[in-house]
RNA sequence: AGAGUUUGAUCCUGGCUCAGGAUGAACGCUAGCUACAGGCUUAACACAUGCAAGUCGAGGGGCAUCGGGAAGAAAGCUUGCUUUCUUUGCCGGCGACCGGCGCACGGGUGAGUAACACGUAUCCAACCUGCCCUUUACUCGGGGAUAGCCUUUCGAAAGAAAGACUAAUACCCGAUGGCAUAAUGAUUCCGCAUGGUUUCAUUAUUAAAGGAUUCCGGUAAAGGAUGGGGAUGCGUUCCAUUAGGUUGUUGGUGAGGUAACGGCCCACCAAGCCUUCGAUGGAUAGGGGUUCUGAGAGGAAGGUCCCCCACAUUGGAACUGAGACACGGUCCAAACUCCUAUGGGAGGCAGCAGUGAGGAAUAUUGGUCAAUGGGCGCUAGCCUGAACCAGCCAAGUAGCGUGAAGGAUGAAGGCUCUAUGGGUCGUAAACUUCUUUUAUAUAAGAAUAAAGUGCAGUAUGUAUACUGUUUUGUAUGUAUUAUAUGAAUAAGGAUCGGCUAACUCCGUGCCAGCAGCCGCGGUAAUACGGAGGAUCCGAGCGUUAUCCGGAUUUAUUGGGUUUAAAGGGCGCGUAGGCGGGACGACAAGUCAGCGGUAAAAGACUGCAGCUAAACUGUAGCACGCCGUUGAAACUGUCGACCUGGAGACGAGACGAGGGAGGCGGAACAAGUGAAGUAGCGGUGAAAUGCAUAGAUAUCACUUGGAACCCCGAUAGCGAAGGCAGCUUCCCAGGCUCGAUCUGACGCUGAUGCGCGAGAGCGUGGGUAGCGAACAGGAUUAGAUACCCUGGUAGUCCACGCCGUAAACGAUGCUCACUGGAUCUUGGCGAUACACGGCCAGGGUUCAAGCGAAAGUAUUAAGUGAGCCACCUGGGGAGUACGUCGGCAACGAUGAAACUCAAAGGAAUUGACGGGGGCCCGCACAAGCGGAGGAACAUGUGGUUUAAUUCGAUGAUACGCGAGGAACCUUACCCGGGUUUAAAUGCAGGUUGCAUGAGGUGGAAACACCUCUUUCCCUCGGGACUACCUGCAAGGUGCUGCAUGGUUGUCGUCAGCUCGUGCCGUGAGGUGUCGGGUUAAGUCCCAUAACGAGCGCAACCCCUAUCGCCAGUUGCCAUCGGUUUCGGCCGGGCACUCUGUCGAGACUGCCACCGUAAGGUGCGAGGAAGGCGGGGAUGACGUCAAAUCAGCACGGCCCUUACACCCGGGGCGACACACGUGUUACAAUGGCCGGUACAGAGGGCAGCCACGGGGCGACCCGGAGCGAAUCUCUAAAGCCGGUCGUAGUUCGGACUGGAGUCUGCAACCCGACUCCACGAAGUUGGAUUCGCUAGUAAUCGCGCAUCAGCCAUGGCGCGGUGAAUACGUUCCCGGGCCUUGUACACACCGCCCGUCAAGCCAUGGGAGCCGGGGGUACCUGAAGUACGUAACCGCAAGGAUCGUCCUAGGGUAAAACUGGUGACUGGGGCUAAGUCGUAACAAGGUAGCCGUA
Repeated sequence: AGAGUUUGAUCCUGGCUCAGGAUGAACGCUAGCUACAGGCUUAACACAUGCAAGUCGAGGGGCAUCGGGAAGAAAGCUUGCUUUCUUUGCCGGCGACCGGCGCACGGGUGAGUAACACGUAUCCAACCUGCCCUUUACUCGGGGAUAGCCUUUCGAAAGAAAGACUAAUACCCGAUGGCAUAAUGAUUCCGCAUGGUUUCAUUAUUAAAGGAUUCCGGUAAAGGAUGGGGAUGCGUUCCAUUAGGUUGUUGGUGAGGUAACGGCCCACCAAGCCUUCGAUGGAUAGGGGUUCUGAGAGGAAGGUCCCCCACAUUGGAACUGAGACACGGUCCAAACUCCUAUGGGAGGCAGCAGUGAGGAAUAUUGGUCAAUGGGCGCUAGCCUGAACCAGCCAAGUAGCGUGAAGGAUGAAGGCUCUAUGGGUCGUAAACUUCUUUUAUAUAAGAAUAAAGUGCAGUAUGUAUACUGUUUUGUAUGUAUUAUAUGAAUAAGGAUCGGCUAACUCCGUGCCAGCAGCCGCGGUAAUACGGAGGAUCCGAGCGUUAUCCGGAUUUAUUGGGUUUAAAGGGCGCGUAGGCGGGACGACAAGUCAGCGGUAAAAGACUGCAGCUAAACUGUAGCACGCCGUUGAAACUGUCGACCUGGAGACGAGACGAGGGAGGCGGAACAAGUGAAGUAGCGGUGAAAUGCAUAGAUAUCACUUGGAACCCCGAUAGCGAAGGCAGCUUCCCAGGCUCGAUCUGACGCUGAUGCGCGAGAGCGUGGGUAGCGAACAGGAUUAGAUACCCUGGUAGUCCACGCCGUAAACGAUGCUCACUGGAUCUUGGCGAUACACGGCCAGGGUUCAAGCGAAAGUAUUAAGUGAGCCACCUGGGGAGUACGUCGGCAACGAUGAAACUCAAAGGAAUUGACGGGGGCCCGCACAAGCGGAGGAACAUGUGGUUUAAUUCGAUGAUACGCGAGGAACCUUACCCGGGUUUAAAUGCAGGUUGCAUGAGGUGGAAACACCUCUUUCCCUCGGGACUACCUGCAAGGUGCUGCAUGGUUGUCGUCAGCUCGUGCCGUGAGGUGUCGGGUUAAGUCCCAUAACGAGCGCAACCCCUAUCGCCAGUUGCCAUCGGUUUCGGCCGGGCACUCUGUCGAGACUGCCACCGUAAGGUGCGAGGAAGGCGGGGAUGACGUCAAAUCAGCACGGCCCUUACACCCGGGGCGACACACGUGUUACAAUGGCCGGUACAGAGGGCAGCCACGGGGCGACCCGGAGCGAAUCUCUAAAGCCGGUCGUAGUUCGGACUGGAGUCUGCAACCCGACUCCACGAAGUUGGAUUCGCUAGUAAUCGCGCAUCAGCCAUGGCGCGGUGAAUACGUUCCCGGGCCUUGUACACACCGCCCGUCAAGCCAUGGGAGCCGGGGGUACCUGAAGUACGUAACCGCAAGGAUCGUCCUAGGGUAAAACUGGUGACUGGGGCUAAGUCGUAACAAGGUAGCCGUA
């Protein structure tokens, strides 16, 4: 110090989350020790038991109890001792009692309290103060009671009463009193004022106590100290959805009361007092020193320790006292608990322990007064749950240890990998040497006791000091030290996807689970669980909760408001804030020096003590407040000036500025009349509607209401809303020029007041056009819409409300400053068509700057100043409740629960659009021929089945894998069988076989039986075979979403990128865009780009022409031979042809167009002309496209089976649906006869000439040929004949019969032949496919696979051989540029609302149940004060009597605030519900805002 998370990516805004520190903590796992500090945060809930405040006999009477003494008696006996009993306060002492002091301290808790309660500062001339200190004076004389004890009575008890007796440092009376108090008079001095003070005189009132051997007390007075009381300034939480509060209230006079001031209380008088600088009310809360955090400023907290306050079951009250309205006192009331004889009593742990309860959670019913401190006492001493110690608890901080050094066969074992081997745990272990903190055992053993006590002594002078001696230690036999033993007694927790240090294997399979955020998990999970390893801490480690930080995310330091949240709709103006130039004074702010205070502890710094540290001691330093002395620049205040800000004045023009009145024309509608006839109107197309009762269209006249064409603008005016025909009147405004006046009069502006489009509301008018609602017609799946025909409110006027808009420049107002260009409005510069001219406005465009960017830029969103308003994640929500306003509609103000991790801005690249532009393609159009209807073939779906094996499924599956399923293939089903297996190798062992022949069973596989029985040799053995064992098999089982390879498609579309440079914060852009051109990102020009790569093209093959070379199996022109014919032969290679090498075509030439590239030409030449035709060739990528069944391969799965062998069946099923084909429906044809011409291929288990047989398939003979030699070979065509439009001489399915061939075998399930049978079908609906030339169409031929063939399929070959293309509007697909976007899984996208289901929180709600507070009335305990007739007392007088006040109780009506509530309202959330499709593209009616 930052990081993660919105996006495909980017920058920004903005929230959420994390890393740090902390805690009186809790929970989980784990745990050796020491020191120090800590320990009910919840129920101020209830408490059993014990203890926590007593002491003084030197105040007193006494003597119950204990001890001693004395006296007496009795017993025992050693006759002076022991024991027992009685008496005696004589002594030590002492229960209870009288009396004194203490009990108001110490200890606990935080309920109440928002307050002079606390903190700080000042004051008391308005006060008190026991014990203590200092000083002065005094302490005289008397008296009467009373408790205890005793007697008696009542009561269960607690306790009470009566009688009698008695003492005091208890009580009372008298004396003495002044330097006390009060009053009066005189008097000195002082203070800001009330006032205070000195001295004197007179009058009045008031004291005392004793005890004790030295001393301790008592009384009065003054002073001090300590402690308290009171007053005041300043500071101290949240809510304005709390705005008014108050009647002893505010003040005065008088009296009362108090220690003292005071409405503290009372009588009278006045009507004040507090409050937006927040009164009153409500909520919450003890305050501070300090603690945590933070760089600080701040924020949060107030446990332990210290100070203050408050409280003591709840409420009230006083008494006593120096002090209390009293925690362990009293009285009363209330609730609760306990005892009880039911009559009545007792109690108060928020003291220390402890118990129950509550709770996630917090300890022992311990020891000691040794120390420190307190109370009493002359002491000794007693008391002290204060305190000091110990116990429990990892609950915290600090420290120590669990060993150290060496040690490689890098052991075993675990885990793991590319696995004959390596890596890792790991110097880790074992082992060797060493140490002993700690532990255990034994022994020694403190300080804390400076001091005090008792005794004795010394010194002066009693006190005091000193000396000697004695005695006092809980903790503790602890700390510490020594010795012995022996590595011996001692390591875990969390984490390992990123943030965040640390990675692999196995298991699991959107399950189980994890998770702080993002997010992991759907069969290869570094994220779940386990393991190995690693990382971080370490006697702890993690989790949870809370606080600060990070968060500049409330911004004083230190933020913002055009579009992200955020400028009020606009003005006027009050308070407030801020304020021009020069001078003087003051000193409030400000600054400086000094003084007081700021408790201690803490924090910081130095030093020191516990072995060190934590801890502790000691010394020093600091903030704030108050006072005082000074300074005078700035702010402020006062005085007196100035003119530049502002205003006034004079002149001038300007404008849809506002209000009222008058007038005008066009259009429209209606009415009347004329004229005229069948439609008009309306739409995408229609219909509703109007019209023969005469419409529409046309003309004339009349009436009416509303709005003002052209001018007109990028213009003008206004504060905004807004303002437009012409004209009159009234009102207002800014601007310019002049520089006459005032002299800072200014700016902004919370509350307030006013204005404020449209819609809407009220009352009364008006109503032509338009037109919510409504009606009808269309559209549509629907159409409560868009479109059409009508049409009411309204729109218009007057008056009054409302008060909102996307009221927008989404940009508050004012002032100053900061660079150009250009246009424009009004004025000025004497004149003006000129002008770097001036002022005030309105626009455009660029610079600096600013900005996240878009952009803005003298009309700032720049640089500064002032003031106001507003914002702080999205949703819930501008909602609810409350309040204010309104006739209402509604407006203003304005939350929370809950929920999400985003929501959002700008820009980028894509994709998309029922956006735009340009262009291409058999894309459409123009044509030709098909498919879709029939039958059959074939593939698929579905169904069926024991099985109908599997895969392919829009285009891009479906005559596809399969280029050939009768068995085999074959993977499927049924049945039978095999288990190291079908192949091969290695090692070990055994054997001599293997093989061959034969047989039995069986469907076969297989099982079993019989016979037969190797080679070489140096004789050691070796080779070979078979068998056995071990190691390796096998799988068409799964995953094409783990993969390789291959393939389809976009698409043979023209695209896809890179380097360097430049631009941009960046994603990215540029290049690749633009203008032309091309089949083409092809080329040219232009150009912040310049180049390059993969694609295009070319290079390759076939084909079209020619040449050279070469001629057999090809050819035959010339020469010759031969034949019925025939390259048949000699011969030849000229030609054809074959096949190798070349040539040729490049817009090269010409003309025209064009800058060029290039284009055009029935141009030339040429076999071929503008890519000549065809093929191969497929960029970056897309579809998790296809294939694990072609092959290969990771992982998973099976192993007497998911492997292997065999027989049979199935893959061929068949109500049906689809695709691809074949044959047809006929005469451009069928049939019969005759006749002609290919190319490319194949052939020895073959092609088969030729001959023969058969109607034929074919068969029987039989040459040639492993092939330019032999062989397989055309059909349409042509020439004749026949048929005559018919279900036919078309068509051939289906079926019957008879055959041929292949093959082990044609039943399921082959092809072919012959005879017979002769179905549907007469050109095919919506729709749809192919093709642009040697193409379509049509005709046949060949090949692969193959025994044969279900081939009508696939791949090739040649023969015959067309039609059409105007053109690019439309459909489909594609390319480039541009535009919009809320899409990025990218439009098969995104997304809205109702309804239905579940869950959650919340508003309303007839009511119901509480709570705190106030008001009125009734009642009214205890108690103070006051009063005094009744009462008591002889009386003085006194109350238990009366009065006032009051806690509590009761009644009543309201307000406030919670809980709950049938029902009800909306809201939020929830993988796959329903209905539509509102928004995002022109979202298919542009969207949005306000209103009805």